[in-house]
Parts: sequence; C1' cells; structure tokens
RNA sequence: UGAGUAAACCGGAUGGUCGCGGGCGCGCACGCGCCUGAGGAAAGUCCGAGCUCCGCAGGGCAGGGUGCUGGAUAACGUCCAGUGGAGGCGACUCCAAGGAUAGUGCCACAGAAACAGACCGCCCAGCACUCUAGUGCCGGGCAAGGGUGGAAAGGUGAGGUAAGAGCUCACCAGCGGUUAGGCGACUAACCGGCUCGGUAAACCCCACCUGGAGCAAGACCGAAUAGGGGGACAAAAGGGGUGGCCCGCCCUGUCCCCGGGUAAGGUCGCUGGAGGCGCCAGGCAACUGGCGUCCAAGAUAGAUGACCAUCCAAGACAGAACUCGGCUUACAGGUUUGCUCAAAAG
Repeated sequence: UGAGUAAACCGGAUGGUCGCGGGCGCGCACGCGCCUGAGGAAAGUCCGAGCUCCGCAGGGCAGGGUGCUGGAUAACGUCCAGUGGAGGCGACUCCAAGGAUAGUGCCACAGAAACAGACCGCCCAGCACUCUAGUGCCGGGCAAGGGUGGAAAGGUGAGGUAAGAGCUCACCAGCGGUUAGGCGACUAACCGGCUCGGUAAACCCCACCUGGAGCAAGACCGAAUAGGGGGACAAAAGGGGUGGCCCGCCCUGUCCCCGGGUAAGGUCGCUGGAGGCGCCAGGCAACUGGCGUCCAAGAUAGAUGACCAUCCAAGACAGAACUCGGCUUACAGGUUUGCUCAAAAG
C1' cells in the first nucleotide's frame, strides 16, 4: 500500500420566518411564553415475555416446540463459552449436532447382487479333442482382479495360498475395554476379537418444555329501549363454562324465529420502564451487582411541514399506534478499531 475478516458508529447539524401534536405556566378572552416530538431497522409478524380477560387456568391424552456440553436471561427457536464435523493459506465462517442393537418403511436406474443369489473372471480334479500353446463338458473352491453404482461383506502395502480371503503382519479408520485429564460434551495412551450398509430435513423412540385468546385485550362513565311476542327440546338428564378429547370442578334451563332501542359517544388502558447514560466491582464472555444522574412522541380521518442562509457526504432503506428481549430482511454514502494474507521499502 492492497485484498480480506470481525465488531462498533453516523446516516444530518446550526441559525432565522411561518405552520403542526403533547406537556407545563400565565391570561376574562383572542392569545402568549417555555420544554419536547419517529428508526437502525419504526419493516416482516418469525419466536419469547410483560400486561388484560376467561368460575379450573387442576390432572392426563393427543397436538406443538427444542435436540452435542456447560452457562446467561423474565423467557425464547435468542446470546456466550467450549466439544465434534465441514469450508478457507489464514484471520474467520457454517452445522436440521440425541437414537439405525425398540419397531415399521424406503434405497429409483444401472448392476449377478443393495444385507447379499456371481456377469466377465482366477484355481484344482476327471473326461474328450489337440498344432503339447491350449479348447470344450462336468464337479469343486474363490469374492482378492475387472465391470455397474452415491454406496457392493473396512482401506493401503507385504507375506501366505492350488487360486484367494484379516488367513497373518505393519500402519490407518471403526467398534469394544482399561487408565489418565475435564463439571461435561469429549480428548490422549495402551490393549483386543478383527469389522456387526445408508436414510429419522421418513414414520417412530428418548430427554426437556408447553392452558386459551389477545390492546380491535379490557375497565369505567354516559345515553336509550318494549326485561316484548312465539316455537322446539328438557326435568337433573341435557346444555353451558376461551383450540380438540377424557376425568374432576362450577353454573342452571338451552336453542331458534319475529319485533323494538342505543351506539358509530367520552375517559382510562397510553407511557417511569426486566428504562437510558456514566463510573466502579465480579466474570474469558454473554451478563450480574452497586453508586450517581436523566425522563427523551403518545396520535385517533391519525402530528414534526415549507422557505432562506451556512457547513456538508446527506442522494440510501424508509414513518411509532400497548411495551420490551431477540431473529430475519432492506440500505446510497461515510468514519473508527482489532486481526489475517500478499507485495515493497527500511
């Protein structure tokens, strides 16, 4: 200097004029003054919770979710740290990472064959032919060589054999055992019969977790009416009780039709929090604790706009609707730091 990789930040600011939402204060009123007013994703609605309601929300089944280990958290499918595996020269990134010996399925095509049947082959014995090199028939042995395939009865090499084969040996992988280290996943060393497909992002098994509905939740105030009429079922059966089924518990009628009224009302919920910022302590970290300090939109036909000047990079993605912790997606341009690789110079 270039290329990468991980993390963080900005994505507008200042002044003036006019115009908006909220809060506070003043004022008889018109109105005046001060403070404040969209995001890093406000998006997606994919998870989790706070909160509200449901006379069971209790027990269970089904269903659903997660899936290596240990931690963090209010919780999570999130995050941190590790283990194993894959990719990369590397910094680093990714993993749907429990079980195939509980059971049931599936593995097309090709191939002799997909858990096991020999296509081409190799060897031996007998018979026949024969150009003494061999060929054919039949019997036996082989799964080492070739072929097919994603995968073919561990791999490579050597010995051995009639020809072969873990038959034997060396190294490696797998499986099992012992010892040591680690909270653990697991790792290392030694020993050993030699070797007991794949697929669970198939059904399933195992471990852990799991009420439902949702701010259009819900609470209060106000207003009005005809607590009307008819029918069916029922007599403790049935019906109802916030996903389905069973048990339990609670309530007592349930359902349908006709007719009449109110309302598109107001207030709360609605912003002081698992809150922001700074410092200290603990922890590898996620995070936790302590001290101090601050109060940063609460609309409801839905507010922050227009103009001028200066700086500038300003041009991207893009507008809250109960709140918060994450994940995912979109993003013009700019800034900072750590680490890796390459080249050059000293």